[in-house]
Context: one part of a larger RNA
RNA sequence: GGCUUACGGUGGAUACCUAGGCACCCAGAGACAAAGAAGGGCAUAGUAAACGACGUAAUGCUUCGGGGAGUUAAAAAUAAGCGUAGAUCCGGAGAUUUCCGAAUAGGUCAACCUUUCGAACUACUGCUGAAUCCAUGGGCAGACAAGAGACAACCUAGCGAACCAAAACAUCUUAGUAGCCAAAGGAAAAGAAAGCAAAAGCGAUUCCCAUAGUAGCAGCGAGCAAAAUGGGAGCAGCCUAAACCAUGAAAACAGGAUUGUGGGAGAGCAAUACAAGCGUCAUGUUGCUAGGUGAAGCAAUGGAAUGCUGCACCCUAGAUGGUGAGAGUCCAGUAGCUGAAAGCAUCACUAACUUACACUCUGACCCAAGUAGCAUAGGGCACAUGGAAUCCCGUGUGAAUCAGCAAAGACCACCUUGCAAGGCUAAAUACUCUUGGGUGACCCAUAGUGAAGUACUACCGUGAGAGAAUGAUGAAAAAAACCCCCAUCGGGGAGUGAAAUAGAACAUGAAACUGUAAGCUC
Repeated sequence: GGCUUACGGUGGAUACCUAGGCACCCAGAGACAAAGAAGGGCAUAGUAAACGACGUAAUGCUUCGGGGAGUUAAAAAUAAGCGUAGAUCCGGAGAUUUCCGAAUAGGUCAACCUUUCGAACUACUGCUGAAUCCAUGGGCAGACAAGAGACAACCUAGCGAACCAAAACAUCUUAGUAGCCAAAGGAAAAGAAAGCAAAAGCGAUUCCCAUAGUAGCAGCGAGCAAAAUGGGAGCAGCCUAAACCAUGAAAACAGGAUUGUGGGAGAGCAAUACAAGCGUCAUGUUGCUAGGUGAAGCAAUGGAAUGCUGCACCCUAGAUGGUGAGAGUCCAGUAGCUGAAAGCAUCACUAACUUACACUCUGACCCAAGUAGCAUAGGGCACAUGGAAUCCCGUGUGAAUCAGCAAAGACCACCUUGCAAGGCUAAAUACUCUUGGGUGACCCAUAGUGAAGUACUACCGUGAGAGAAUGAUGAAAAAAACCCCCAUCGGGGAGUGAAAUAGAACAUGAAACUGUAAGCUC
């Protein structure tokens, strides 16, 4: 020096655990804001740096309920208190609520300054009355005064890429995606046929399954990609304009009317029904926002019993969690039963209010106009201009009124179907910043969220931004009085504990690396 064995050091793997995550389901909600929000700055405690709470009434105030012995957050300690004359705590309703921030008296480098103390601006109402007659602009005033801002995803509209695929690349694709922006709702959008169809029929919209990767489109390349129809979910229908009529100088407004077996208006003629719709206050019902009650076990072993052994019991409760080791019977609970002063919601009943229906005749009146259509330039339809219908649209042009118009994939005819150029409409559908409940052949500390600890923190960057690490003494601190070595750190005794090789650098404690001792060997 090497090897082996024993005992260590270092290190923090492994196994075990969970305080935090992840995914989904059911139900709620999708609130907020000029009565100043969301989000922040700064203050507030006897001692108080950060987090949480709160706002000069500041670690809290008032009141109404619940609850019943401790309590002044987490978070120990100490000081001073509070509490069966009911505190702390939980729930309902109020009060207070600094400064910035839409920020709004003016300004500003957010959380500050100035100040005459003002809600700035837009909208609304009234007054006034420029060029310029009417008007418009402007000005003045009013008020408990409508708007603005925020918001995870979902929704609709506007603008709108490129990488990429095509094995290059230009039409094409990625894709109307990402991104930007506007507006709204708890959903949005769509929606009651100028629709589909095919000789048979259906009967608003939306969503799902099939049709079907089919028919088609396509440098017929890559690729894109329907519909009828069938089966389901869910179902709900309505209101205007016009003709006519009343008033009025007119603008206007009330009645009337709303349809496609065309309807209405107009003229005429007889009658019928007593119902339907909407639904406030009060009252009651049922829930939500605190709660209450709630069965049944002992001995021995052990540091400790929930395990084992022995002998028992409860169950409308053997979900779960905790407790000194696997607990139905120890605790909190669970099943069941039960509960609200106050606020919110649901349903029932109900005052008031609103409203209806038929027949005959009629070709003259009405039935949504710069509209439909056409030309041209584009877009969108699965459909790339193609034979390209249907739909939207810039520019130009420009009809008809039921003896009418549109569609049926160029176009024409017959037949068929529907009635555009006005509007509203629940449900079935989409999503989850968020609240409550629940589940997991999801993770278990290099995993799971970036974040189980001061986490979007520390640290970095001029900035936009980037962005960590760190979990476990023990059942209980019983956290080691006292003595010794000793500057300290650290250690040796003593003591605690079941255990201290559980001693705070604390459970388990692998490997690399490393030490001491003994043996073997060169």

The part of an RNA shown here (large-subunit ribosomal RNA, domain I) has 522 nucleotides and comes from Corymbia citriodora subsp. variegata. Taxonomically the source falls in Corymbia citriodora (Eukaryota, Tracheophyta, eudicotyledons, Eucalypteae). It matches the Rfam family "Bacterial large subunit ribosomal RNA". Gene Ontology terms of the family: ribosome and structural constituent of ribosome. The full RNA is in RNAcentral, with records from Rfam. Its mean pLDDT, the model's own confidence on a scale to 100, is 83.